[in-house]
Context: one part of a larger RNA
């Protein structure tokens, strides 16, 4: 070099950004660098290969052929790659409208708890353990109540939930700010992918300077345990943990799985957007109904009143009519007697008309604001389905040494980067680079199995 690999056997840089480089969508044109074809030139001899021959054979030697896979020249081809020119929209970006989120920075605020301080109540224990002791407490502890100080962290919500490139991010509010996703688009027109080096970020611990210090707690002291106990357990306790600025640059920095794109069964959760369906709630507007109020008209019902007409009834009245009785008178007659009857008047009732008021209803006009119903639109929540994005569980084909992976691949391909090559020695030595240091990074060999 060819070849084989990198979840767990050795092997994916902790993550990103991006330079050089490598690779790169669709259509057409030109030229002909790569590429392909033809031609002649050259490609020494020997060697290799083939055929024949010579030493008795062979090795060896001789003759002939082939070959020398190459190089430049020249004539052509134009599919592919590169190059030139033109065009395209699917990749990528952009614009507009939405949307979820512990994404980042900064300022402020809040409540619970621990500790400490002050004061009150209160008295002999409290702590702690397997059991104890060190420890705290009559100078009043523990417990409890009130007030205060200070630092750190944010219970529940909380979820194989969310966000972030990774590290990581969790109380609340304001301000500044990054990215994603969804829907729409009439814009740009390959602007893309990867990425040696470079550069940025990068948990914890550690370092420097200055603050801060409640709790926790390396080191350290003490008590136990034990054969011992430089531990595990207990009582204390300093760096540190926190803040600002500057370093360090490492982790089982893990999905032990580099990034991008395309393709390849499903099932079932969850999360974000959008669309459709069904349902519930809310808001606004409109319409209708009901209600209320004002006016007008028509109809209708009821009530009252006025007037008129008719009918009926009863009672009363009357100088009405007639008859009967009674009384009176000899009779006629008379009677302010009784009854009936008739007429009239009055009263009552009924009917009709008229009119007033009230109610109902219809129509018209105006206005109020309440209730109900409906519709359009919007907001919010849910339901079922679809679609795009994320995140889980299972699983087909396939893959895998197996375990397992399985549209979030460890399947099938392609592009780019990083890395591996037996164990130990050793991620060490030396040298270089970086660092204040700790050390980091790059990175062997002898030797040994």
């Nucleotide at each position: 070099c060819u070849g084989g690999g990198c979840g767990u056997a050795a092997a994916g840089c902790g993550c990103g950004c991006g330079u050089a480089g490598g690779c790169g969508g669709a259509a057409a044109u030109g030229a002909a660098a790569g590429u392909c074809a033809g031609a002649g030139g050259u490609g020494a001899a020997a060697u290799c290969c083939c055929a024949g021959g010579g030493c008795u054979c062979a090795a060896c030697c001789c003759u002939g052929g082939a070959a020398c896979u190459g190089c430049a020249u020249u004539u052509g081809a134009a599919a592919c790659u590169g190059c030139u020119u033109u065009u395209c929209u699917u990749g990528a970006g952009a614009u507009c409208g939405g949307u979820a989120g512990a994404g980042g920075g900064u300022a402020g605020u809040a409540g619970a708890a621990u500790u400490c301080c002050u004061a009150g109540u209160g008295u002999a224990g409290a702590g702690g353990u397997g059991a104890a002791a060190u420890u705290c407490g009559u100078a009043g502890a523990u417990a409890u109540u009130a007030g205060g100080a200070g630092g750190a962290a944010u219970a529940c919500c909380a979820g194989u939930g969310g966000c972030g490139a990774a590290g990581g991010c969790g109380a609340c509010u304001g301000c500044c700010u990054g990215g994603g996703c969804c829907g729409a688009u009439a814009c740009u027109g390959a602007c893309g992918c990867u990425g040696a080096g470079a550069c940025u970020c990068g948990a914890a611990a550690g370092c420097g300077u200055g603050g801060g210090g409640a709790g926790c707690a390396a080191a350290c002291g003490g008590g136990a345990u034990u054969a011992g106990a430089u531990a595990c357990c207990c009582c204390g306790g300093u760096a540190g943990u926190c803040c600002a600025c500057g370093c360090c640059c490492u982790a089982a920095a893990c999905g032990a799985u580099g990034g991008a794109u395309a393709c390849u069964a499903g099932u079932u959760g969850u999360u974000g957007g959008c669309c459709u369906u069904u349902c519930a709630g809310g808001u606004u507007u409109c319409a209708g109904u009901a209600a209320c109020u004002a006016g007008a008209a028509a109809c209708u019902a009821g009530u009252g009143c006025u007037u008129c007409a008719g009918a009926a009834a009863u009672u009363a009245g009357u100088u009405u009519u007639u008859c009967a009785g009674a009384u009176u008178u000899a009779u006629u007659u008379a009677u302010a007697c009784u009854g009936a009857u008739u007429a009239c008047u009055a009263u009552u009732u009924c009917u009709g008309a008229u009119u007033u008021c009230u109610g109902g209803c219809u129509u018209c006009u105006g206005a109020u604001a309440u209730a109900c119903u409906g519709a359009c639109a919007c907001c919010c929540g849910a339901u079922a389905g679809g679609u795009c994005g994320g995140u889980g569980a299972c699983g087909u084909a396939g893959c895998u040494a197996a375990c397992g992976c399985g549209u979030u691949a460890a399947g099938c391909a392609c592009c780019c980067c990083g890395c591996c090559u037996g164990g130990g020695g050793a991620g060490u030595a030396c040298g270089g680079u970086c660092g204040c240091a700790a050390g980091a990074u790059u990175a062997a060999a002898a030797c040994u199995c």